[in-house]
Molecule: Bacterial RNase P class A
Organism: Longimicrobiales bacterium
RNA sequence: GGCUCGCGAGUGAGGGUCGCCGGCGCCGUUUCGGCGGCGCGGGAGGAAAGUCCGAGCUCCGCAGGGCAGGACGCCGGGUAACGCCCGGGCGCCGUGAGGCGAUGGAGAGUGCCACAGAGAGGAGACCGCCGAUGGCCCGCAUCCGCGCGAGCGGAGGUGGGCACAGGCAAGGGUGAAAGGGUGCGGUAAGAGCGCACCGGGCCGCCGGCAACGGUCGGUCGCACGGUAAACCCCGUCCGGAGCAAGACCAAAUAGGGGACGAGGAGCGGCCCGCUCCGUCCGAGUCCCGGGUAGGUUGCUGGAGGGCGGUCGAGAGGCCGUCCGUAGAGGAAUGACCCUCCUCCGCGCCCCGUCAGGGGAUGGCGGAGACAGAACUCGGCUUAUUCGCGAGCCGUCC
Repeated sequence: GGCUCGCGAGUGAGGGUCGCCGGCGCCGUUUCGGCGGCGCGGGAGGAAAGUCCGAGCUCCGCAGGGCAGGACGCCGGGUAACGCCCGGGCGCCGUGAGGCGAUGGAGAGUGCCACAGAGAGGAGACCGCCGAUGGCCCGCAUCCGCGCGAGCGGAGGUGGGCACAGGCAAGGGUGAAAGGGUGCGGUAAGAGCGCACCGGGCCGCCGGCAACGGUCGGUCGCACGGUAAACCCCGUCCGGAGCAAGACCAAAUAGGGGACGAGGAGCGGCCCGCUCCGUCCGAGUCCCGGGUAGGUUGCUGGAGGGCGGUCGAGAGGCCGUCCGUAGAGGAAUGACCCUCCUCCGCGCCCCGUCAGGGGAUGGCGGAGACAGAACUCGGCUUAUUCGCGAGCCGUCC
């Protein structure tokens, strides 16, 4: 100067005044539902947050299998479970301690690879290189034919030129990426075309539970560009809703059912009337059941924490022992003052090579963050002030 872990405090300690929410006790009062007073004791977090995963618990649903859909995805282990944690492998970054990685499959299929570029996948030729071979042009000598001759025509040879056909993929250039790399040989120029080394594929052997690794052996000139948080393939898992879940008690009012029923009405039972019996309407009284308000419960003891032992590399497991009161239901845990505390700045004292170092006292000023339980746990992520400790790395002396 850094890296990685772990821990503590977190308006903290003491005092004063005034409050808030539950619990218990006593007293008073009461229409027996409560209300009031006094006292005692308790009252947020590491993240209570986001509600992103995984569970417990509750209700509903469900024969079994498949399709669709979603999540996850190297290997081994931990766990109630997980998308979490531990250890390991691989890749990338860093001198390093270390960090980051949705990290199965691209030799199953399909798609895509913007811009630039000649070419983006069984590719391609813009600049460039070559132009051996063929073509065109020029020269030289030889030979043949024609011409009296200067010469003309032709043949193959040889030297030079052009870059027309054509060859190449070394170099340049484009790009995130251009179909292995370096060197030698080779060639007209080139090229795994040949060879050596490196890299890679496949097979074997060795190490490892495995992922994977090997300085190992053989084989193949190399066949395999990237992309799956593109479709897809493979494997594993997944029913839904949530404490406003659910359970119990249960007013008033309205409505439902039943019993009794003052009274009323017609009809029937006898030919008629009265009485009687049956049927219908029915104020009222009582009972039953559903359900609402309201109340009670679920409701805080939890896969809980501390310490010790033991097993394990670790996450963690097991054993022993001790500890342990927020539980309201729209929400209480607060406000002010004094002293102390922590940190920062200024000031004070000492040393000094004027960069700085050390010390004392609080003399002055400032700051003390993020944030608020709502059924409960295990995680992750995010927000955030100050301090302490451990291990390790690099550079300099």